[in-house]
Context: one part of a larger RNA
RNA sequence: CUCUGGUUAAGGAACUCGGCAAAAUCAUACCGUAACUUCGGGAGAAGGUAUGCCCCUGAUGGUGAUUAUAAUUCUAUAUGAGCUGUGGGGGGCCGCAGAGAAAUGGUGGUAGCGACUGUUUACUAAAAACAUAGGACUCUGCAAAGUCGUAAGACGAGGUAUAGGGUCUGACGCCUGCCCGGUGCUGGAAGGUUAAGGGGAUUUGUUAGCCGCAAGGCAAAGCACUGAACCGAAGCCCCAGUAAACGGCGGCCGUAACUAUAACGGUCCUAAGGUAGCGAAAUUCCUUGUCGGGUAAGUUCCGACCUGCACGAAUGGCGUAACGACUUCCACACUGUCUCAACCAGGGACUCA
Numbered sequence: 001c002u003c004u005g006g007u008u009a010a011g012g013a014a015c016u017c018g019g020c021a022a023a024a025u026c027a028u029a030c031c032g033u034a035a036c037u038u039c040g041g042g043a044g045a046a047g048g049u050a051u052g053c054c055c056c057u058g059a060u061g062g063u064g065a066u067u068a069u070a071a072u073u074c075u076a077u078a079u080g081a082g083c084u085g086u087g088g089g090g091g092g093c094c095g096c097a098g099a100g101a102a103a104u105g106g107u108g109g110u111a112g113c114g115a116c117u118g119u120u121u122a123c124u125a126a127a128a129a130c131a132u133a134g135g136a137c138u139c140u141g142c143a144a145a146g147u148c149g150u151a152a153g154a155c156g157a158g159g160u161a162u163a164g165g166g167u168c169u170g171a172c173g174c175c176u177g178c179c180c181g182g183u184g185c186u187g188g189a190a191g192g193u194u195a196a197g198g199g200g201a202u203u204u205g206u207u208a209g210c211c212g213c214a215a216g217g218c219a220a221a222g223c224a225c226u227g228a229a230c231c232g233a234a235g236c237c238c239c240a241g242u243a244a245a246c247g248g249c250g251g252c253c254g255u256a257a258c259u260a261u262a263a264c265g266g267u268c269c270u271a272a273g274g275u276a277g278c279g280a281a282a283u284u285c286c287u288u289g290u291c292g293g294g295u296a297a298g299u300u301c302c303g304a305c306c307u308g309c310a311c312g313a314a315u316g317g318c319g320u321a322a323c324g325a326c327u328u329c330c331a332c333a334c335u336g337u338c339u340c341a342a343c344c345a346g347g348g349a350c351u352c353a
Base pairs, nucleotide, nucleotide: 001348002347003346004345005344006343007342008341010339011338014337019334027051028050029049030048031047036041038171052093053092054091055090056089057088059086060085061084062083063082067078068077069076070075094098106332107331108330109329111327112326113324114323118130119129134169135168136167137166138165139164140163146155147154148153172319173318174317175316177249178248179247182246183245184242185241186240187239188238191237192236193235197231198230204224205223206222209218210217211216250268251267252266253265254264277311278308289305290304291303292302293301
């Protein structure tokens, strides 16, 4: 110097990102116990008191010696010594200290998030993430939908819409506004478009034949080639519905008898222009916004305000008792975290062998 323990004057978080670590609390009995609350809780809330040993006393539980009575066997009833257990009352004794060691909750307040118990990144993340009961939408009538498999077949299910699959939300309470223009889904079928296919006009090749002195020209049938009109499903276009489907939810100007503000008016655009509730928020850039509280002093915290850069209603909104090895802030207790360091014990390092 280092590690693991122990003690420490005065102060007591001044340490630090942060009370990290340590200290403190701790058992049992009794007294006592707030806000809030889903009336179950909260709660071991909080906060107190007692606890050793000796003697006396009375209460009571267990066991049941002895004795008596009845029947004179077996037995039954009564008595209740001794031993032992439990809690009560009174008196006394000792120490600094009596749950004398060990083991054995620190507590309270505030806010955020998630209802809760649970699950998770085996080996850096345990959480506000996942799940959850509950809610909703949607598909599925059974040879179900859906899934695996080329198939056979299997699961679903030896179930049958109070069932099964998918998606979203996430206890509970109060609620869940407007928009169907776009995308999706569902329904519709008049019209437009339209594949294969049907259809076969037309075109071309070939050449019996005909014309021609010849070169060559024309050319039926057949066989081939080409393939127009027309017919032709779903889909798309089209017409509706649907947002707890994907999603979206405006701008400018003016106006009231101080000023300021604008209930009000005008205008443009839109499918519709953000309702309730909440709001500098796990969301606020400007920003340490402004005001209030707490502190001597507070970029954090709590309560408000609303100017919401860029909250907002099942990508749920706002509350919420209980719960949390979650996160924020404050207080009490407590302390070597610190002011500021000291000493002790043991193990290393170090020196020597």
A computed fold for a 353-nucleotide part of an RNA from Desulfotignum sp., annotated as large-subunit ribosomal RNA, domain IV. The RNAcentral record of the full RNA draws on ENA. Rfam family: Bacterial large subunit ribosomal RNA.